[in-house]
Context: one part of a larger RNA
RNA sequence: CGUGCGAGGGGGAUGCCUAGGCACCACAGACCGAUGAAGGACGCGGCGACCGGCGAAACGUUCAGGGGGAGCUGCCUGCAAGCGAUGAGCCCUGAGACUCCGAAUGGGGCAACCCUUCCAGAGUGAUGUCUGGAAACCCUGUUGUGAAUAUAUAGCAGCAGGGAGGGCGGUAGGCGAACUGAAACAUCUCAGUAGCCUGACGAAGAGAAAUCAACCGAGAUUCCCGUAGUAGUGGCGAGCGAACCGGGAAGAGCCCAAACCGGUGGUUGGCGCAAGUCAAUGACCGGGGUUGUAGGACCAGCAUAAAGCAGCGGUGAAGCGCACUCAAACGAGCUGGAACGCUCGAUCAGAGAGGGUGAGAAUCCCGUAGAGGCAACGCGACACAGUUGUGAGCUGGCACCUGAGUACCACGAGCCACGUGCAAGCUUGUGGGAAGCUGGGGGGACCACCCUCCAAGGCUAAAGAGCUGUGGUGACCGAUAGUGAAUGAGUACCGUGAGGGAAAGGUGAAAAGCACCCCGAGAGGGGGAUGAAAGAGACCCUGAAACCACGCACGC
Numbered sequence: 001c002g003u004g005c006g007a008g009g010g011g012g013a014u015g016c017c018u019a020g021g022c023a024c025c026a027c028a029g030a031c032c033g034a035u036g037a038a039g040g041a042c043g044c045g046g047c048g049a050c051c052g053g054c055g056a057a058a059c060g061u062u063c064a065g066g067g068g069g070a071g072c073u074g075c076c077u078g079c080a081a082g083c084g085a086u087g088a089g090c091c092c093u094g095a096g097a098c099u100c101c102g103a104a105u106g107g108g109g110c111a112a113c114c115c116u117u118c119c120a121g122a123g124u125g126a127u128g129u130c131u132g133g134a135a136a137c138c139c140u141g142u143u144g145u146g147a148a149u150a151u152a153u154a155g156c157a158g159c160a161g162g163g164a165g166g167g168c169g170g171u172a173g174g175c176g177a178a179c180u181g182a183a184a185c186a187u188c189u190c191a192g193u194a195g196c197c198u199g200a201c202g203a204a205g206a207g208a209a210a211u212c213a214a215c216c217g218a219g220a221u222u223c224c225c226g227u228a229g230u231a232g233u234g235g236c237g238a239g240c241g242a243a244c245c246g247g248g249a250a251g252a253g254c255c256c257a258a259a260c261c262g263g264u265g266g267u268u269g270g271c272g273c274a275a276g277u278c279a280a281u282g283a284c285c286g287g288g289g290u291u292g293u294a295g296g297a298c299c300a301g302c303a304u305a306a307a308g309c310a311g312c313g314g315u316g317a318a319g320c321g322c323a324c325u326c327a328a329a330c331g332a333g334c335u336g337g338a339a340c341g342c343u344c345g346a347u348c349a350g351a352g353a354g355g356g357u358g359a360g361a362a363u364c365c366c367g368u369a370g371a372g373g374c375a376a377c378g379c380g381a382c383a384c385a386g387u388u389g390u391g392a393g394c395u396g397g398c399a400c401c402u403g404a405g406u407a408c409c410a411c412g413a414g415c416c417a418c419g420u421g422c423a424a425g426c427u428u429g430u431g432g433g434a435a436g437c438u439g440g441g442g443g444g445a446c447c448a449c450c451c452u453c454c455a456a457g458g459c460u461a462a463a464g465a466g467c468u469g470u471g472g473u474g475a476c477c478g479a480u481a482g483u484g485a486a487u488g489a490g491u492a493c494c495g496u497g498a499g500g501g502a503a504a505g506g507u508g509a510a511a512a513g514c515a516c517c518c519c520g521a522g523a524g525g526g527g528g529a530u531g532a533a534a535g536a537g538a539c540c541c542u543g544a545a546a547c548c549a550c551g552c553a554c555g556c
Base pairs, nucleotide, nucleotide: 001555002554003553004552005551006550008548009547015541016506017505020477021476022474023473024472025471026470027469028468029467031166032165039101040100041099042055043054044053046079047078051074052059061095063094064093065092066091067090071083072082073081106115107114108113116135117134118133119132120131121130122129137163138162139161140160141159142158143157144156145155170201171199172198173197174196175195181188185235211218212217222249223248224247225246226245232240233239253459254458255457256403260287261286262285263284264283266281267280268279269278270277271276292437294402295401296400298397299396300395301394302393308390309389310388311387312386314384315383316382319379320378321377324372325371326370330345331344332343333342334341346363347362348352354366355365356364408432409431410430411429412428413427414426415425418444439454440453441452442451443450493500494499513540516527517526518525519524
């Protein structure tokens, strides 16, 4: 030096565990904000650095209501001092209080700071000082005032109401990439995605056919399953990709504009001295009316009606939610540190889900099946009275109304699964430009027949998306996994900044966390004690390998 064996160190794999995650399902809830939000800064404890809680009334309130029943002063184990059957602590509901920053809004500002004015009050001899209130901007309405400029308008002032900001994501709209794919690349794709902006809501959007269909018929919208990777589209490449129809979830339908009637102002014209009157026109209010086998208005005739139904707000209130309550049945022996194990003998079961307890516990504890419960607060079927609408039509006539720079056409674009294509349909930048019910649109170029619908006004719950909470479940993970984060994690740390972003779990049933002695400066160790175990001693369950030295054997 090597090899082998042994017993160690070192290291933290493996096994076991779970305090934390992940996914899905069900149910419930829903916007917050100038009455100052979301989010923070700084404070508040007897001893208090952090976390959590709270706000100068500060680990909580001299307040009210309910639950609960023996201990309590968070994490926290210590000391001190206290509280509690006159019911504390704890849980639920309401009230009060709530520094400073932050839309931040009196002015300023390097957020959590600085500096004002006015009114009222406290204080002082007086000023300084303190307390409370008001003072930002924009919009709308209204009252007053009121320039150049006569009427007027702008402006100014007052009053009242509203807005502003936040919300991971969902949702609607506006703007809108590139990497990438096409094995290069330009049409195309990625993708109307990411990103930016705006708006609204608890959902948003869509929505009661100028829709589909096919000569049969359906009957608003939305979502799911199929149709179907089909028909199509496509440098016919890469790719993109429907609908009809069928099955489900849910289910709900309505209101204007116009004709006509009535009312109140205005303008123009005629007549009139004037008051006024006539005609035309336009505005506002009320009635009327709302559709396509057309409907309505008006005229005539006939019939006639208020019960019911629906909406709205109000009152009452079942019920539900937010604290909770009751809830059956086991003993002995043995092993063991410990019985929940084993043996013997029992019991309950509308409860043998699950968890805990010194090892596998239906009968020890929490629970579970089942049953019960609310003062306040929230939701609230239903009832009552009120109010609004509907109920409210038929026949005949008449030809008044039924959404115009619209439909449609051309050109240029975009959207439709559809890239201009034989390209219908929807939207519209430019130009042209109808009919008006004997009317008009559509049925994928276009025409005819036929069928179907009624545009150019508006509203609309539910089913569905995402979020939060609660509960349940898992051929989900088990500490290099599962969230980035099981632990004081968006922390430490890095970066000027936008931003990036870790590592780190396990004594034991119970601290019983080693009194005392010895060596040592100490660290540490040896005895001893605790404990079932200390070869469980806090660098603490198990404790692999690399690596390190030690002992023995053999070889060089």

Predicted 3D model of a 556-nucleotide part of an RNA (large-subunit ribosomal RNA, domain I) from a Ktedonobacteraceae bacterium.
Lineage of the source: Bacteria > Chloroflexota > Ktedonobacteria > Ktedonobacterales > Ktedonobacteraceae.